[in-house]
RNA sequence: ACAAUGGAGAGUUUGAUCCUGGCUCAGGAUGAACGCUGGCGGUAUGCUUAACACAUGCAAGUCGAACGGUCGCAAGACAGUGGCGGACGGGUGAGUAACGCGUAAGAAUCUGCCCCUAGGUUCGGGACAACAGAGGGAAACUUCUGCUAAUACCGGAUAAGCCGGGAGGUAAAAGAUUAAUUGCCUAGGGAUGAGCUUGCGUCAGAUUAGCUAGAUGGAGUGGUAAUGGCACACCAUGGCGACAAUCUGUAACUGGUCUGAGAGGAUGACCAGUCACACUGGGACUGAGACACGGCCCAGACUCCUACGGGAGGCAGCAGUGGGGAAUUUUCCGCAAUGGGCGAAAGCCUGACGGAGCAAUACCGCGUGAGGGACGAAGGUCUGUGGAUUGUAAACCUCUUUUCUCUGGGACGAUGAUGACGGUACCAGAGGAAUCAGCCUCGGCUAACUCCGUGCCAGCAGCCGCGGUAAGACGGAGGAGGCAAGCGUUAUCCGGAAUUAUUGGGCGUAAAGCGUACGUAGGUGGUUAAUCAAGUCUCAUGUCAAAUACUACAGCUCAACUGUGGACAGGCAUGGGAAACUGGUAAACUUGAGUACAGCAGGCGCAGGAGGAAUUAUCGGUGUAGCGGUGAAAUGCGUAGAUAUCGGUAAGAACACCAGUGGCGAAAGCGUCCUGCGAGGCUGUGACUGACACUGAGGUACGAAAGCUAGGGGAGCGAAUGGGAUUAGAUACCCCAGUAGUCCUAGCCGUAAACGAUGGGUACUAGGUGUUGUGGGUGUAGACUCCUGCAGUGCCGUAGCUAACGCGUUAAGUACCCCGCCUGGGGAGUACGGUCGCAAGAUUGAAACUCAAAGGAAUUGACGGGGGCCCGCACAAGCGGUGGAGUAUGUGGUUUAAUUCGAUGCAACGCGAAGAACCUUACCAAGGCUUGACAUGUCGCGAAUCCUCUUGAAAGGGAGGAGUGCCUUCGGGAGCGCGAACACAGGUGGUGCAUGGCUGUCGUCAGCUCGUGUCGUGAGAUGUUGGGUUAAGUCCCGCAACGAGCGCAACCCUCGUUCUUAGUUGCCAUCAUUAAGUUGGGCACUCUAGGGAGACCGCCGGUGACAAACCGGAGGAAGGUGAGGAUGACGUCAAGUCAUCAUGCCCCUUACGCCUUGGGCUACACACGUACUACAAUGGCUGGGACAGAGAGCUGCAAGCGUGCGAGCGCAAGCGAAUCUCACAAACCCAGUCUCAGUUCAGAUUGCAGGCUGCAACUCGCCUGCAUGAAGGCGGAAUCGCUAGUAAUCGCAGGUCAGCAUACUGCGGUGAAUACGUUCCCGGGCCUUGUACACACCGCCCGUCACACCAUGGGAGCUGGUCACGCCCGAAGUCGUUAUUCUAACCGCAAGGAGGGAGACGCCUAAGGCAGGGCUGGUGACUGGGGUGAAGUCGUAACAAGGUAGCCGUACCGGAAGGUGCGGCUGGAUCACCUCCUUU
Repeated sequence: ACAAUGGAGAGUUUGAUCCUGGCUCAGGAUGAACGCUGGCGGUAUGCUUAACACAUGCAAGUCGAACGGUCGCAAGACAGUGGCGGACGGGUGAGUAACGCGUAAGAAUCUGCCCCUAGGUUCGGGACAACAGAGGGAAACUUCUGCUAAUACCGGAUAAGCCGGGAGGUAAAAGAUUAAUUGCCUAGGGAUGAGCUUGCGUCAGAUUAGCUAGAUGGAGUGGUAAUGGCACACCAUGGCGACAAUCUGUAACUGGUCUGAGAGGAUGACCAGUCACACUGGGACUGAGACACGGCCCAGACUCCUACGGGAGGCAGCAGUGGGGAAUUUUCCGCAAUGGGCGAAAGCCUGACGGAGCAAUACCGCGUGAGGGACGAAGGUCUGUGGAUUGUAAACCUCUUUUCUCUGGGACGAUGAUGACGGUACCAGAGGAAUCAGCCUCGGCUAACUCCGUGCCAGCAGCCGCGGUAAGACGGAGGAGGCAAGCGUUAUCCGGAAUUAUUGGGCGUAAAGCGUACGUAGGUGGUUAAUCAAGUCUCAUGUCAAAUACUACAGCUCAACUGUGGACAGGCAUGGGAAACUGGUAAACUUGAGUACAGCAGGCGCAGGAGGAAUUAUCGGUGUAGCGGUGAAAUGCGUAGAUAUCGGUAAGAACACCAGUGGCGAAAGCGUCCUGCGAGGCUGUGACUGACACUGAGGUACGAAAGCUAGGGGAGCGAAUGGGAUUAGAUACCCCAGUAGUCCUAGCCGUAAACGAUGGGUACUAGGUGUUGUGGGUGUAGACUCCUGCAGUGCCGUAGCUAACGCGUUAAGUACCCCGCCUGGGGAGUACGGUCGCAAGAUUGAAACUCAAAGGAAUUGACGGGGGCCCGCACAAGCGGUGGAGUAUGUGGUUUAAUUCGAUGCAACGCGAAGAACCUUACCAAGGCUUGACAUGUCGCGAAUCCUCUUGAAAGGGAGGAGUGCCUUCGGGAGCGCGAACACAGGUGGUGCAUGGCUGUCGUCAGCUCGUGUCGUGAGAUGUUGGGUUAAGUCCCGCAACGAGCGCAACCCUCGUUCUUAGUUGCCAUCAUUAAGUUGGGCACUCUAGGGAGACCGCCGGUGACAAACCGGAGGAAGGUGAGGAUGACGUCAAGUCAUCAUGCCCCUUACGCCUUGGGCUACACACGUACUACAAUGGCUGGGACAGAGAGCUGCAAGCGUGCGAGCGCAAGCGAAUCUCACAAACCCAGUCUCAGUUCAGAUUGCAGGCUGCAACUCGCCUGCAUGAAGGCGGAAUCGCUAGUAAUCGCAGGUCAGCAUACUGCGGUGAAUACGUUCCCGGGCCUUGUACACACCGCCCGUCACACCAUGGGAGCUGGUCACGCCCGAAGUCGUUAUUCUAACCGCAAGGAGGGAGACGCCUAAGGCAGGGCUGGUGACUGGGGUGAAGUCGUAACAAGGUAGCCGUACCGGAAGGUGCGGCUGGAUCACCUCCUUU
């Protein structure tokens, strides 16, 4: 100095977390298309589909200086012969997986025009077109006769050259013009172009594994410009292939292009190089070059013309048309430039090319104005109505003119002439802010937010997902964000994706280690020195076209675009060099490996033999009624003698104890004892070999159980099957039987949760502690013990690893080598095909379609027909009830015009309702009102108000009368009533799933959390767990925790003891008095109601750990929370209430509002809940007698008196109440009676007669008297309450209330029984465990069946495409043959010959036909499974011990999940035991 400049993530599985893993997004790109919109310019690009068919025009001609001729006065023009060119240029990508292409080489070749060099260009000849004449034909065209020229054709000569060993043979030419050229011929060379050969590279499929007869080679002949099986005859039998032949599918290849940090991946438009093709197939001719896009012949399909006889054609050239398609332009100008053909040239031709046109198709550039301008116009939108925003945006003021319009000038491109573009680019002048902005988005990813409408509808959506009445997600609007003449969408490619991982992934549990070993190819390989140089490294040379990309500079005003120069990396080839490493060669070594020798342990294998226990069968004996089996039973066996027991006999199978995370084996697996034959391992010695090793695709062998074939055997067990149970059912679990099978021999099968879910080998990397085998040492008389080495086999654990769990010298650590396997879930280990098998089936192994998850580990909860601990009237022990009766009351149901509404497991049902005749009342019918019954505001009138009459069911309507108020600054005002219009009122209408408040419940259960710290990647954990204790997370101890908060407890109220203060309406011991605490007196007592004291495990003893605490005792009125109440943590149940109230939104507005009358809420076949009263003698009735507390009272309680049988009524004192009243408490006690009955029990129901309240007791109140006298004789299954002043029982009072209580709320009287205890039921708390649950078990979830849709397999077949083979036929044509025929040049005097044409024949062969195949599509009656669907049907298989633990393989069976047998696994809970480990 050059080069090098670069790598971002996010959403979505869960209640939450980490991981695995897929799906999706943000970026860039395009020959694009579509939607909306659209000012200008420059530069590019523009049929990706039908290699579909094409009207019309043009795209290849030129030369008269080669020739004869025709026309013309001439200039000149022209058909024909002839020459050169039509093999270039232009188009397209169908075919082709190939030496086609790319790259690097090579030898056996040709090359017109061009360049250079050398030489030549001589002598002759005969024809044929044109033309003339005659014919044929519709036409295309063509036949015959005659004439003629040449640079057309032919012969001779010459001679370098070529052939031949040589002799020798063979072999060229063309002139024109006229004075200088240009042609022609031969040879050599060059350049260019072309042909051929080779190395390497070049898509997918093995569900394509074998292919090949000209096939591979030889020598020969032919052929070609040339090598060659290129072709032919002969000979040989080779050649290719797992490093992928053959076959099938797809595809032009490359420079490059897009993307990417790169490595890569995708792609092959435009431009450039190569190839291939030209309607489809075949063929040759001419030529330097073709098997020829705008040439020929033949066949085929198609189109056109036709006189029907016959002809013509080929846009994948430029335009253009039809068609196809989402989609791709003008039937333009010009040869002015560049290039090409011909020509001597002028020139002619050129849809190559140069340009213009069309298209926002792409890239680049410019504009649509710039500066100022309000505490901010109007309008819009939102709004807490104050305002905010649109917004300096506009208006308005000043300025500019890119663009635009008009006018004028006007190029470069042209080196002499010539300009299509083009009056274009550009320049100048004038005018005037004038002509010019859209598209998408706004839930997160992802920048940007509100209102209205809609109401799981309409719709959106890339993924997650929005929408079911308050949608930032749909539609509109306002606003905002992004990009901008564009913006979005769709399609495709790369990226992100480390999601195929070379760079750069994994395989214990997520997908993934073959069941195990042996071993072929292959891959990899110990130590030492030498050598070679293949790999490797380095230097040099050649090459990898140009363009592109990079870079420097430059030209268009910039840029896009373009020009000039420069250069790296990398590939291939050649040459030189280096020798460390890998490799080759030859040599050596011993540590890897093996051998030998000595010793050792062993359920290692195979074969043979032996043994005892048990079971079953059978025989005999004893013996009698049962046995057996289960949760309970039954089937079954048994009086024909079972079971039981004793003895004999037989059979088959398996080998108790020892037995052990002990041993052996590759794994599967192996267990009585003995013998034989085999195999492997370990230890020691270090004698032998000398790398002989490791792994191992294919391959081979072994391989549990089940199963199969054949033959045996068969005791027990036991799929299937039969029977009995269970059950709703029970094709099961349980029981009784029982066949295959289990066993042996011979063969097959080849799979398992074949598991350590962990491939094999080698090396390295802390330890501790068991155990098996063996060696050494110490030691001993010998052992044991102890130390130590090697080989196995367990546990714990460091570093490290891991998503975590865990692994941890037996690695899942650190490295290397080799093999196998994985790439989202389902479909599916399925289908098809192949291989194997007797079969069952095994192995190999997809796709369509579908989902956005499926999954692993761990966390917190919840749950369990898991475990542990603990509590509760939870059970138990007791007492009394409910469930049966009648009645009351509530509910359901039914009914009804209405039976208003709500509450519905516990936690609705004598609940809201502390009291429905009207009212209440919300419901129904009818009659009415419409600013309203009620509120506020405006205006007007009037005092307000009261009374009477009439109509009406009432509300309401219509009349009449009485009455003139209060304050005042005299203007008016306040209050009330009436009227009017409008704002509004009103709603017990909806939504308790929009809400507030209040309440219930778990539960008066002991829990629920936080700060800091610590641990964990994290969710989270710890604290709060543990050991005790408590009613209690109460307290103590311990502890990576230390503290704190809400709850518990205490503080509050009532009761129990006592003191004190105060005594009226309370009380009365003493004194007096009375009928009486009646009165004096007193306040001691009771009581009242204020204030204190008292109880704290304080004291003693014991237990406990010296703690907390517990047990007992003393004292005390009370003892361990003294009793009762109030008090209800974080939260749960979308619990209840919109009908207490409040309230958002929606709905009604002459009604869903309001008023009124009547009815209903009281109905009644029935069902349920809660109560009352009973069924009687512990009782009923009659008479007499005793003792409360707490309350209430003026619209009231009412003494007393009178009256009535009574309810009550009349008169009436006292009392707003410690004074008076309600107010006699009842059970109880005493006496009498009843005597066990449907009764002197019970009281329903009904009749009659009354009373009270009230406007009114009919529907529909309560009470009284008389009469009537139902069910009911203690209650099935089931179920409720209660642990002490409690249950039970007895009455009293109060609230509501005009009246109405069996309900509710309180009050006192009498006053028990029982609790061993925590196994069980229910509920709850803590710890732990499992989980596929998290809407949390009222969870999740499996399969059949039914219905709908979708894709797919089989399928008698039907119908296409394609490929090769066999046979037939066989055009044109090359080649060969030819004795037929024709024939100008040459030879020959002639005959004739040579040569040539035609014809014929032969080989090859396109198309066509026939037949059988391979591969691959479409379709197909029927059929198989699969997937997806709204809330269908049947069961309940799995997840908890899922209620029979589950799962794997296999077999059988069954509507279905599934069940059972055999073997295996733990990826099984619980309990117990053993072993091992850790700590003390």
This is a predicted structure of a 1480-nucleotide RNA (small-subunit ribosomal RNA) from Oscillatoriales cyanobacterium SM2_2_1. Lineage of the source: Bacteria > Bacillati > Cyanobacteriota > Oscillatoriophycideae > Oscillatoriales.